[in-house]
Model confidence (mean pLDDT): 77 of 100. A computed fold for a 335-nucleotide RNA from a Sulfurospirillaceae bacterium, annotated as Bacterial RNase P class A. Of the family's consensus pairs, 95% are formed in the model. It was read from a public genome assembly, where an Rfam model found it. It matches the Rfam family "Bacterial RNase P class A". Rfam classes the family as a ribozyme.
């Protein structure tokens, strides 16, 4: 110096004016003073929930439905964050993961190509025995050499065999069983022992644990109005128990509320590898409702990108202009 990895913060800025929307205060009544006013993703609506209802009873239970799968923490939960293990990628920081179960419950795929892809099989070669002058033909034997393929019944020697094979040895690998040591565990590392050894796919269908009502602020509630007919849903079944089949109430319209004080933000201390707990100080920070923060000038400079809350937070994914800060990793040079 150069070229990555990871993370964290910002989102043009300043000043004049002119004007909006909320909330406070003032005020002889149509003007003024304060104070605030879109995001890091406000998108998607993909997850988890606070909240509300499934009407004039309430509780249990089964099943469907969806969902999630190494191990340990955190969280109000989650499919999420965090440390780790294992597996592949990367020279390394680091990054990924859909990570339970494959004759051990069962079904099913595995094209072509090969002779044959689950009682395998014999295409080229071998070995035996008979027949022929000879090419060869029939029988039996075997899968060790070659041929095809991602994968041909583990691999290398070597002993044996008519030729052959874990038939049998020796070292390897894979698989079951098992000592011994670390760890909470997920696993790792070592000892010995066997039979010799038919793969992958579950991001195929299925099995196992374990968690799971539905519907949503256009939920709901209150008020006024209308009111003829017609409707009355928020898994499905079953038992208990409540009331007794009719009647109210709702659905439509319009104001109010619901609407911002929340698992809040912000700062310090303590603890933890951390995500976080935990304790103490502090602030008040948009609530519109056909929709509000906008407009002109002047100066600055990185010349400004993707982008506008709608009930309300905690994640995930997606777009995106630059600028700054910190750790770390790899090459090159110097000291």
């Nucleotide at each position: 110096a150069a070229g990555g990895u990871a993370u964290a913060g910002u989102a043009g800025g300043u000043g004049a004016u002119u004007g909006c929307u909320u909330g406070g205060a003032g005020u002889c009544c149509a003007u003024u003073c304060c104070a605030a006013g879109a995001g890091g993703a406000a998108a998607g609506u993909c997850c988890g929930g606070g909240c509300u209802g499934c009407a004039u009873u309430u509780g249990a239970g089964a099943c469907a439905u969806g969902g999630u799968u190494c191990c340990g923490u955190c969280u109000a939960a989650c499919g999420g964050a965090c440390g780790g293990c294992u597996a592949g990628g990367g020279u390394a920081a680091c990054c990924u993961a859909a990570g339970g179960g494959a004759u051990u419950a069962g079904u099913g795929c595995a094209a072509c190509a090969g002779a044959a892809a689950g009682u395998a099989a014999a295409c080229u070669a071998c070995c035996u025995a008979a027949a022929g002058u000879a090419a060869u033909u029939u029988a039996g034997g075997a899968a060790a050499a070659g041929g095809u393929g991602a994968a041909a019944c583990g691999g290398u020697g070597g002993a044996g065999u008519a030729a052959g094979a874990g038939c049998c040895c020796a070292c390897c690998a894979g698989c079951g069983c098992u000592u011994u040591g670390a760890g909470u565990a997920a696993u790792c590392a070592u000892c010995g022992c066997g039979g010799c050894u038919a793969u992958g796919c579950a991001a195929a269908c299925c099995c196992a644990a374990c968690c799971u009502g539905c519907a949503g602020c256009a939920a709901g509630a209150a008020g006024g109005g209308a009111u003829g007919g017609u409707u009355u849903u928020g898994g499905u079944c079953u038992c208990a128990u409540a009331a007794u089949u009719u009647a109210u109430g709702a659905a439509c319209c319009c104001u109010u509320c619901g609407c911002u004080a929340g698992a809040g933000g912000u700062c310090u201390a303590u603890u933890g590898u951390a995500a976080g707990a935990u304790a103490g100080a502090u602030c008040g920070u948009a609530g519109a409702u056909a929709a509000a923060u906008a407009g002109u000038c002047a100066c600055c400079c990185a010349c400004g990108a993707c982008a506008g809350a709608a009930c309300c937070c905690g994640g995930c994914u997606u777009a995106u202009c630059g600028c700054u800060g910190u750790a770390c990793c790899u090459u090159u040079u110097g000291u």

Taxonomically the source falls in Sulfurospirillaceae (Bacteria, Pseudomonadati, Campylobacterota, Epsilonproteobacteria).